[in-house]
Context: one part of a larger RNA
RNA sequence: UGACGGGGGCCCGCACAAUCGGUGGAGCAUGUGGUUUAAUUCGACGCUACGCGAAGAACCUUACCUGGGCUUGAAGUGCUGGUGUUAUUCCGGUGGAAACAUCGGAGGAACCGCAAGGUUGCCAGCAGAGGUGCUGCAUGGCUGUCGUCAGCUCGUGUCGUGAGAUGUUGGGUUAAGUCCCGCAACGAGCGCAACCCCUGUCCUGUGUUGCUACCUACCUUCGGGUAGGAGGACUCUCAGGAGACUGCCGCGGAUAACGUGGAGGAAGGCGGGGAUGACGUCAAGUCAUCAUGGCCUUUAUGUCCAGGGCUACACACGUGCUACAAUGGCGCGUACAGAGGGAGGCAAAGCCGCAAGGUAGAGCAAAUCCCUAAAGCGCGCCCCAGUUCGGAUUGUGGGCUGCAAUUUGCCCACAUGAAGGCGGAAUCGAUAGUAAUCGCAGAUCAGCAAGCUGCGGUGAAUACGUUCCCGGGCCUUGUACA
Repeated sequence: UGACGGGGGCCCGCACAAUCGGUGGAGCAUGUGGUUUAAUUCGACGCUACGCGAAGAACCUUACCUGGGCUUGAAGUGCUGGUGUUAUUCCGGUGGAAACAUCGGAGGAACCGCAAGGUUGCCAGCAGAGGUGCUGCAUGGCUGUCGUCAGCUCGUGUCGUGAGAUGUUGGGUUAAGUCCCGCAACGAGCGCAACCCCUGUCCUGUGUUGCUACCUACCUUCGGGUAGGAGGACUCUCAGGAGACUGCCGCGGAUAACGUGGAGGAAGGCGGGGAUGACGUCAAGUCAUCAUGGCCUUUAUGUCCAGGGCUACACACGUGCUACAAUGGCGCGUACAGAGGGAGGCAAAGCCGCAAGGUAGAGCAAAUCCCUAAAGCGCGCCCCAGUUCGGAUUGUGGGCUGCAAUUUGCCCACAUGAAGGCGGAAUCGAUAGUAAUCGCAGAUCAGCAAGCUGCGGUGAAUACGUUCCCGGGCCUUGUACA
């Protein structure tokens, strides 16, 4: 100087407390451990691994296993020799599961360059290729975490023999090393804040595919709807601007910084959300994105193919979904979003089917078409039961994608109708348009979503407070630690 203390002081955070809802019990989905296996490819392991890499394993992917092929090789660069109408293209036979092996046929040069000339085949040999093989404790790059915590440093000066100190401590204040005051310090840098994006109010411009106060026609259940015109009011679109700064007033405070109450205002003291992550820590993670040193391998640890496996299943754990019902289940009727996607695509009306779906193909490269949200609301049934709760499991029949759904996809109908009576110790999330609850969309994607990422609808309760648990910041103290 740091680090540490079941030392002290001050302060903060869904850290505790208060409140709401979960997990832990059940069934299922998914990941992991373990076990099994020819193989169950590999990585990730407290917080910071475990719906993680994987935004999607039937084949492919695929790295694993079994079996079958190839050896200058599946792809790339270069050299030497040989061969030859060779490049490019097409067709067929035999063996085979395929890769591949073998045989035959057709056709016949093309491209680049002004030109000289060059490139493209096969065979043999070679230099070398190849490796998801090892080392993340040899590395780059990228990332997690403490932590969006308020810290981390430097120059000059001063103090100290020196390591170092000071500044950065102190009194206040802040979300903040934020600002004010003081001070042997005076300044500065990286962080904080601001500048950026979305959102909340207004103004100006813009006016189609969006809007409809106005006019006309038609329809009308008298609410309105459709078509045409007109408009730039309104909603909205996307450009530019205004607006919030403790600016104004009162009180407190050191007359300061600031705090607190009020006015006006769409918004008030950082308005709400996002992006943004200092010096560093963990030899943290990644050699399997990629790159890369070294080592290993070279008829195999490379490469091609078929089938299997990654989906196994006495069990254990994590993360989720669905429930256990009446604030509910079922039936009928009826209302209101936002965001996003669409051409080998999204697909309407109509028709067929109980349905999944089929048929059909209008419209749409999209403010135009696809395009109807669900909780909600109205009426009715159920009457507290393992039930009209719950839907696992199993059987049969079908649909879709795809070369192919047996191992191993998703969906529909009928039948079947398991556990489950709100969950022990323990443990997690959340402070407002939040939690809870309800659906919708997208990426990946032929198909496959209970996961993920977004979007809107409905919409709470509680916070006395900082004694305690956890993590962190500043000052101080002790030290058998570095």

This is a predicted structure of a 482-nucleotide part of an RNA (small-subunit ribosomal RNA, 3' major domain) from an uncultured bacterium. Its mean pLDDT, the model's own confidence on a scale to 100, is 82.